This is a predicted structure of a 1477-nucleotide RNA (small-subunit ribosomal RNA) from a metagenome. RNAcentral holds the sequence, with entries from SILVA.

RNA sequence: GUGGAUGAGACAUGCAAGUCGCACGGAUAGUGGAGCAAUCCAUUAUGAGUGGCGAAAGGGUUAGUAAUAGAUGGGUAAUAUACCCUCAACCUGGGGAUAACGAUUGGAAACGAUCGCUAAUACCGAAUGAAGUCUAAGGUGGCAUCAUUGAAGGAUUAAAGUAGGGGACCUAGAAAUAGGCCUUGCGGUUGAGGAGUAGCCCAUGAAGUAUCAGCUAGUUGGUAGUGUAACGGACUACCAAGGCUAAGACGCUUAGGCGGAUUGAGAGAUUGACCGCCAACACUGGGACUGAGACACUGCCCAGACUCCUACGGGAGGCAGCAGUCGAGGAUAUUUCGCAAUGGGCGAAAGCCUGACGAAGCGACGCCGUGUGGAUGAAGAAGGCCUUCGGGUUGUAAAAUCCUGUCACUUGGGAGCAAAUAGUUGGUGUGAAUAACACUAGUUAGUGAGAGUACCAAGGGAGGAAGCACUGGCUAACUCCGUGCCAGCAGCUGCGGUAAUACGGAGGGUGCAAGCGUUAGUCGGAAUAACUGGGCGUAAAGGGUGCGUAGGCGGGCAUAUAAGUUAGGUGUGAAAUUACCGGGCUCAACUUGGUAACGGCACUUAAUACUGUAUGUCUAGAGGAAUGGUGGGGAAAACGGAAUUCCAUGUGUAGCGGUGAAAUGCGUAGAUAUAUGGAAGAACACCUGUGGCGAAAGCGGUUUUCUAACCUACUCCAGACGCUGAGGCACGAAAGCAAGGGGAUCAAACAGGAUUAGAUACCCUGGUAGUCCUUGCCUUAAACAAUGUAUACUUGGCGUAGUUGGACUCAACCCCGACUGUGCCGAAGCAAACGCGAUAAGUAUACCGCCUGAGGAGUACACUCGCAAGGGUGAAACUCAAAAGAAUUGACGGGGACCCGCACAAGCAGUGGAGCAUGUGGUUUAAUUCGAUGCUACGCGAAGAACCUUACCUGGGUUUGACAUGCAUUUGACGAUGUUAGAGAUAACAUUUUCCCGCAAGGGACAGAUGCACAGGUGCUGCAUGGCUGUCGUCAGCUCGUGCCGUGAGGUGUUUGGUUAAGUCCAGCAACGAGCGCAACCCUUGUCGUUAGUUGCCAGCGCGUAAUGGCGGGCACUCUAGCGAGACUGCCUGGGUUAACCAGGAGGAAGGUGAGGAUGACGUCAAGUCCGCAUGGCCUUUAUGCCCAGGGCUACACACGUGCUACAAUGGUCGGUACAGAAGGCAGCGAAGCCGCGAGGCGGAGCAAAUCCCCAAAGCCGACCCCAGUUCAGAUUGGAGUCUGCAACUCGACUCCAUGAAGCCGGAAUUGCUAGUAAUGGUGGGUCAGCAACACCACCGUGAAUACGUUCCCGGGUCUUGUACACACCGCCCGUCAAGUCAUGGGAGUUGGUUUUACCCGAAGUCGCAGACCUAACCGUAAGGAAGGACGCGCCUAAGGUGAGGCCGAUGACUGGGACUAAGUCGUAACAAGGUA
Repeated sequence: GUGGAUGAGACAUGCAAGUCGCACGGAUAGUGGAGCAAUCCAUUAUGAGUGGCGAAAGGGUUAGUAAUAGAUGGGUAAUAUACCCUCAACCUGGGGAUAACGAUUGGAAACGAUCGCUAAUACCGAAUGAAGUCUAAGGUGGCAUCAUUGAAGGAUUAAAGUAGGGGACCUAGAAAUAGGCCUUGCGGUUGAGGAGUAGCCCAUGAAGUAUCAGCUAGUUGGUAGUGUAACGGACUACCAAGGCUAAGACGCUUAGGCGGAUUGAGAGAUUGACCGCCAACACUGGGACUGAGACACUGCCCAGACUCCUACGGGAGGCAGCAGUCGAGGAUAUUUCGCAAUGGGCGAAAGCCUGACGAAGCGACGCCGUGUGGAUGAAGAAGGCCUUCGGGUUGUAAAAUCCUGUCACUUGGGAGCAAAUAGUUGGUGUGAAUAACACUAGUUAGUGAGAGUACCAAGGGAGGAAGCACUGGCUAACUCCGUGCCAGCAGCUGCGGUAAUACGGAGGGUGCAAGCGUUAGUCGGAAUAACUGGGCGUAAAGGGUGCGUAGGCGGGCAUAUAAGUUAGGUGUGAAAUUACCGGGCUCAACUUGGUAACGGCACUUAAUACUGUAUGUCUAGAGGAAUGGUGGGGAAAACGGAAUUCCAUGUGUAGCGGUGAAAUGCGUAGAUAUAUGGAAGAACACCUGUGGCGAAAGCGGUUUUCUAACCUACUCCAGACGCUGAGGCACGAAAGCAAGGGGAUCAAACAGGAUUAGAUACCCUGGUAGUCCUUGCCUUAAACAAUGUAUACUUGGCGUAGUUGGACUCAACCCCGACUGUGCCGAAGCAAACGCGAUAAGUAUACCGCCUGAGGAGUACACUCGCAAGGGUGAAACUCAAAAGAAUUGACGGGGACCCGCACAAGCAGUGGAGCAUGUGGUUUAAUUCGAUGCUACGCGAAGAACCUUACCUGGGUUUGACAUGCAUUUGACGAUGUUAGAGAUAACAUUUUCCCGCAAGGGACAGAUGCACAGGUGCUGCAUGGCUGUCGUCAGCUCGUGCCGUGAGGUGUUUGGUUAAGUCCAGCAACGAGCGCAACCCUUGUCGUUAGUUGCCAGCGCGUAAUGGCGGGCACUCUAGCGAGACUGCCUGGGUUAACCAGGAGGAAGGUGAGGAUGACGUCAAGUCCGCAUGGCCUUUAUGCCCAGGGCUACACACGUGCUACAAUGGUCGGUACAGAAGGCAGCGAAGCCGCGAGGCGGAGCAAAUCCCCAAAGCCGACCCCAGUUCAGAUUGGAGUCUGCAACUCGACUCCAUGAAGCCGGAAUUGCUAGUAAUGGUGGGUCAGCAACACCACCGUGAAUACGUUCCCGGGUCUUGUACACACCGCCCGUCAAGUCAUGGGAGUUGGUUUUACCCGAAGUCGCAGACCUAACCGUAAGGAAGGACGCGCCUAAGGUGAGGCCGAUGACUGGGACUAAGUCGUAACAAGGUA
């Protein structure tokens, strides 16, 4: 500085307007004087009264008021004005009352009544009239009403005293003295002027709503009056019928207005607290009185509501004055001090009064200033927090040392706000005056609420003084812990589901700071209402089209005018505010001086380019005449043929028709088909064309009549007549409505048949309204070019329709132009892009219409049009943070094109059926440990579950631990052996047993025990991770740099034409290059050469054997394993672009990648794995760790996957006989020989291996079996054994004997494979004591069939297209129903507010009338009069009552739709050709 913004709600208490004795009478009390006293005089104070002035200011509030208000500028020739100032003049002389007071008296009170007395500056006549007013000849001015001046006149209108002083004079009195008289001040009266104030009138600007379109009866005007200070329908009577309105009347809602304030670059937008001006109001409504001024905040009367008092008869009151109380509210202060200052009222003055004001108090409510300390200070202390354990951070921060002293505290001092005023002494003026008064100079006295305040000094001591918000992004500032879609946060986006920088806490940090945040509001940002400064093809938005009214805008030249416009001047735009320059409080806030500004309005003087206005003129716009054309333009009438259907007749016979396939339907009562004839209605094939015409809707057979339009050469007329167009009017497809016709086809509804889970559909057969005509309505369409109309300008190219000019020609065509239409492509430019581009969406102008997030909703209500259906106009509550456009990249499509793959097809062999093995699911269980789950889990992890493994279960034990490291203490061994108990782990006992250094003490190694750190965990999280792996896929793709294109996402390159297994290569190309992939390089294999020659080989030579490279010897061959060669489209022919490449051929062991393998791009699946390993976090720690025994992982109604063996004769059995490759071997492979039917046993040669071990089987030769559940098949079961192993019960393998199940080739469906492949046969290895192995990984033997081809299924690649998908079609998404919540419409009604109108009643009161009544002043001798008063009556009228309406709100059974809500129901309408566009 500022502080009741809501209830203009109600108020206790106190105060907020009084004052004057110098207007007056008088009372009480006192003082002084006089007097004997009564008493009188003077004076002071106080209360009441008469009288005067004030109380209409100041102070409060904003209810009402959208214009009787306010702002600005004018007018008043239509006005008033107390106090104040100036000027002029005057204040003479009388009268009658009355309050106070006294007496009596009523009442509870408030307050009165009657009688009597008295004064005035109270009241009333009279005189005078400078002056005013009325009348007024004449003069002057004015557009006019009129203004001004105005002679001689006439009429009319005033007053009050009081206070001070006084020399002379006069009057009264004996005197004192009083008065006259003079004078001064104040006061009074009349008039003129001023200042300030007030009234009235006009113009302009200033809220919303048209879902308020018509309003008005004193209404609009006139005449005559009334009334007022004054104009006026302000009011009254009469007359006329006017007045306002789309430039928004009338109504409704909201609101005091302005200076200004906030914000903004400004224009604006919002606002009207404090301060100032104006208005309005004073409990609600009405009314007047008094007065200069009021219809009066603290006056009066009446009515009403409320509160209070009461003796119940009556009375009193109004805080939106200052404080204060209650209430309502989120919310707003002291029942303070003082008149010291400023100002106001009264007064001559002193002075009194003043909740105005000055001050203080309360509130961080705002603004400003200041402090809470300063310097030094690293051991970077302690503590906290974090940590990768190293450290970091808090942090020079603290402590510590040295200082300072603002503020606060104590003590002392101490301004300014004070000038007036009064007394007194001078001077000047007035005055006769030395008096008095006024002015002025000095001097004296003396006034402070705040407050002993500001300020100054001293004292002591860093002592007493920091919080709030935030910390994911926007937005400055990060970590830990807790929590676990919980609790919570949140302005928007969004965080939180076990590692949260977003929740809560902590530490740190950031920002501001005696404040900081939150909430509410306003402006800005927002060009998001666009005047400055927006838009309308597709985002919201062009009216369906034309004609045309008002309005807006408008061609050339000239003249005039000066309204707009421009310039100068004048007045105003109050002050404050704001700005600038200064001044004063220490600074600042604040305050103050000056200046500028106040963007406006008015007047005036000029200018005349432009606009306007007026006049004249012109022809380029517009129009007309005249010439020749064009066309499905419109209306009416007539005519025509083809087709369809129907009818009749003939021919003719069994079907027709229809569909994806069918059926309904028609047909032997003769259909369909065919021929002839007839009837009916509707529509007009070909021509027909991004061709024509029309304003649009729309218009198509031919001819005629009527009619409109457009184009057009040479000319002529006329002279801006134009453009647009709110309202208005007209036209306006289809469907629909009404009436009457007509009815062939087609065809909603409907019926039937199909389809389907259903099918109220798509398909089929029928079929009624309707489709057609006449008349009348309806008035809407994706009425679209989603593009209003008109005009002008702006590079081009190519068509087409109509007209026309030229050239050539006999003429026509071809050709070159022009105009008017209609199309395509494109330059500049525009555009968000797409695109538009002289027919603009370019550049401009004029005018109209329309838009302002999505939904709710083109809905509700209201009005209007319509016969109805409905149309036009057209919201809100509520919900959401999006909705939308264009383009891009992907993905997808029951879109398209091309290509590939054992993908299909062609084949071979299977699976699915049986038995068994094995894995999985399920079930069971104490446990059946865990994981893997479409392809990409399921003979998978597991390349070996009897114990172990083992992770599971039961039971028994154990706690620094089975395992690691360190420290401390202690022991001296550790270990080994034995005995006992026990299921074992384990426990107890006994025996035995150390080392190194050092003199010693002691130390060390090792080990045990105890304790502390810690170990341990196959516990959880593969959605925290590393690593590894699967899959798309060995598919041909995925990217980058530079350049270029695009506003950008992004594109280009990588697309295109060929070609390839391949983004492989070639060509072309705004691309040029490059990378990861492909290919090649690597391994194996196929041919050859060379080197080497043991353990391999043996041709020749030799030895030996029954035989064998057994031996000498050799290394030729095979082989082994090193190094090389070889294959590259290299050569030829043809094709192809003289290309890449393809086809064929030659040669060659091999030919176009020779075959196989290894090799797996960018990425996808939160794919798999925490139980291989590693690892973050969490959990556990006498247990989820560790040890042990037993059990389980092997269960078994069942289901599935993968395999094996089969079902037999291409076979089985028996006998004989031939040929491999690769691999493994010392706790091993194990020969010969012997035993056993056999598994096997005994045995032990040889071999750490080209040396030893290691039967190949199908095959071939022969015999039997003879098509059967078998001499097939072998499951199951019984018995007897062998082997491994501590141990074969749960639960091993194998052998022998016996037993001899299902099964006779396998439904739907489905798998593998393109050549040494499939199929088939055996062999080996790993794991391993043994084995579940029929598995897996390897090896060799025998060894096929088929591929026309790419339509289809599956998967993939490229290009293109559509998309409302992007978690990407396993996508998105619609509607009913069901549940809940919310707002809203209708609603029989109920209730309240407001307003209009008619009638009734009608207070107070003004005005009018006014019989009887009452009355001091004036007139009159009087009677009486004049005048006044009271009662009464009338008009108007508040409140009230009754009735009828209008508008608005609340509520209402029931009801309608709407919105929203993780997992409801039914379908699948839309988005892809969305499966019927």